[in-house]
RNA sequence: GCUGGCGUAGCUCAGUCCGGUCAGAGCAGCUGAUUUGUAAUCAGCAGGUCGUGGGUUCGAAUCCCUCCGCCAGCU
Numbered sequence: 001g002c003u004g005g006c007g008u009a010g011c012u013c014a015g016u017c018c019g020g021u022c023a024g025a026g027c028a029g030c031u032g033a034u035u036u037g038u039a040a041u042c043a044g045c046a047g048g049u050c051g052u053g054g055g056u057u058c059g060a061a062u063c064c065c066u067c068c069g070c071c072a073g074c075u
Stems, first nucleotide, its partner, number of pairs: 001074007010027004020058001029045005051067001053065003
């Protein structure tokens, strides 16, 4: 230098194929119940402008382009 994959909540990930109803799950956190108390269990709450910027579209996490970061391969 070229090619491919990945980037979504504090962490691990789904959702992308086929645009709309979807911003979700588990763990972690907070509150409450239970318990003599802790843990465990149960119920609830909060937490994200989906890596950056732009484009297409009535509408983008999803399609296109640029850039950034990580991983792998080729030269």
A computed fold for a 75-nucleotide RNA from a soil metagenome, annotated as transfer RNA. RNAcentral holds the sequence, with entries from MGnify. It matches the Rfam family "tRNA". Rfam links the family to the GO term triplet codon-amino acid adaptor activity. It is annotated as a transfer RNA.